[in-house]
RNA sequence: GCCCGCAUAGGGUAGCCUGGAUAUCCCAGAAGCCUGCGGAGCUUCAAACUCGGGUUCGAAUCCCGAUGCGGGCG
Repeated sequence: GCCCGCAUAGGGUAGCCUGGAUAUCCCAGAAGCCUGCGGAGCUUCAAACUCGGGUUCGAAUCCCGAUGCGGGCG
């Protein structure tokens, strides 16, 4: 220098190919219930699509570029 893959709550993860209205689940966190007590059980809550642009009625998803990480070739 060229090519490929990945990037989603505090941590992890599904959804992406095939666009659809409220983004999934687990752990951790907060509140309540339950309980002799509770770190167990039940209910509820807060928190995320790496960034910029484009296409579209609508983008986490498609297109272009950038950044970061990983891999391959030279």

This is a predicted structure of a 74-nucleotide RNA (transfer RNA) from a Thermoplasmatota archaeon. The RNAcentral record of the sequence draws on ENA and MGnify. Rfam family: tRNA. RNAcentral records the identical sequence in 2 taxa.